[in-house]
Context: one part of a larger RNA
RNA sequence: CUGGGCGUAAAGGGUGCGCAGGCGGUUAUGUAAGUCAGAUGUGAAAUCCCCGGGCUUAACCUGGGAACUGCGUUUGAAACUACAGGACUAGAGUGUGGCAGAGGGGGGUGGAAUUCCAUGUGUAGCAGUGAAAUGCGUAGAGAUAUGGAAGAACAUCGAUGGCGAAGGCAGCCCCCUGGGUUAACACUGACGCUCAUGCACGAAAGCGUGGGGAGCAAACAGGAUUAGAUACCCUGGUAGUCCACGCCCUAAACUAUGUCAACUAGUUGUCGGGUCUUAUUAGACUUGGUAACGUAGCUAACGCGUGAAGUUGACCGCCUGGGGAGUACGGUCGCAAGAUUAAAACUC
Numbered sequence: 001c002u003g004g005g006c007g008u009a010a011a012g013g014g015u016g017c018g019c020a021g022g023c024g025g026u027u028a029u030g031u032a033a034g035u036c037a038g039a040u041g042u043g044a045a046a047u048c049c050c051c052g053g054g055c056u057u058a059a060c061c062u063g064g065g066a067a068c069u070g071c072g073u074u075u076g077a078a079a080c081u082a083c084a085g086g087a088c089u090a091g092a093g094u095g096u097g098g099c100a101g102a103g104g105g106g107g108g109u110g111g112a113a114u115u116c117c118a119u120g121u122g123u124a125g126c127a128g129u130g131a132a133a134u135g136c137g138u139a140g141a142g143a144u145a146u147g148g149a150a151g152a153a154c155a156u157c158g159a160u161g162g163c164g165a166a167g168g169c170a171g172c173c174c175c176c177u178g179g180g181u182u183a184a185c186a187c188u189g190a191c192g193c194u195c196a197u198g199c200a201c202g203a204a205a206g207c208g209u210g211g212g213g214a215g216c217a218a219a220c221a222g223g224a225u226u227a228g229a230u231a232c233c234c235u236g237g238u239a240g241u242c243c244a245c246g247c248c249c250u251a252a253a254c255u256a257u258g259u260c261a262a263c264u265a266g267u268u269g270u271c272g273g274g275u276c277u278u279a280u281u282a283g284a285c286u287u288g289g290u291a292a293c294g295u296a297g298c299u300a301a302c303g304c305g306u307g308a309a310g311u312u313g314a315c316c317g318c319c320u321g322g323g324g325a326g327u328a329c330g331g332u333c334g335c336a337a338g339a340u341u342a343a344a345a346c347u348c
Base pairs, nucleotide, nucleotide: 003320004319005318006317007302008301012316014201015200016199017198021194022193023192025088026087027086029084030083031082033081034080035077036076037075038074039073040072041071042070049065050064051063052062053061054060091191092188093187094186095185096183097182098181099180103177104176105175106174107173108172109171110154114150115149116148117147118146119145120144121143125136126135162169163168206247207246208245209244210243211242215241216240220236221235222234223233258315259314260313261312262311263310266293267292268291269290270289271288272287273286274285275284276283277282297304298303321348322347323346330341331340332339333338
């Protein structure tokens, strides 16, 4: 090295794009690099192997053969791979007509609620809890009415509903814009799949600068509880939460299930499109999602089961006993926090 694996036992990269690399549809022709066959040269001797011989035998020595699985030259073969130019349309893509959607960016705008401010009415409580207290209130609170201000989030609809590569996305309107799907044709003609390094995106928290700040609320303060209570409960409350720009780059970033393709029973629900029948509900078929069950098969079991964890192929990532440790050191990145790459001693 020839392995075995990755839903839950160790193990799928957070997600996409994509250079190199790996792999790649149908068909005929040519070339002959890989491939195969023949011939030939070489592959020193010894060693190894086979058949003999010599020391009483063996080790040892020795004759012959085979082998030296290799390399070179040359003559052929042309199925497969490759290469060259040609053809094709089933993969991939483009055009045309529809369709659905919280997909993304920007701008505008609406009502409910909350808090605050002003004014009126009005009087002794309010708030809070298991019970209280801190707190607010006769300097007039709470309640109620009217007017105003501000910020943030969008009840119902709303759903195992939709969209997005993932993170994620929800009031309404407008502008810009990406993707998907479907129907029938037309066109291009393998333009494809995957992807180390790379590039881009990437919740929340956190960081920088400048705004904003209603509610909520780490830290913090006070009141309780308690043996104590650096908590759970209560009253307050600052960062933060919001916006713009720039960083950070991590999550149970989960379907704990990489991407792409082919094949392999069905049934039921739901979302989007289409065809036909019936026309009144609806029914049949088809196509793309999203769910529940389930056959074969798989699995240690749980379970998975055409959206596979079934049967296969292509490519990438990752695992190899527990702890030490996702740590130390070094490198790279970062303003920092830290991230990433990543051991060993020792120990069981």
Predicted 3D model of a 348-nucleotide part of an RNA (small-subunit ribosomal RNA, central domain) from a metagenome.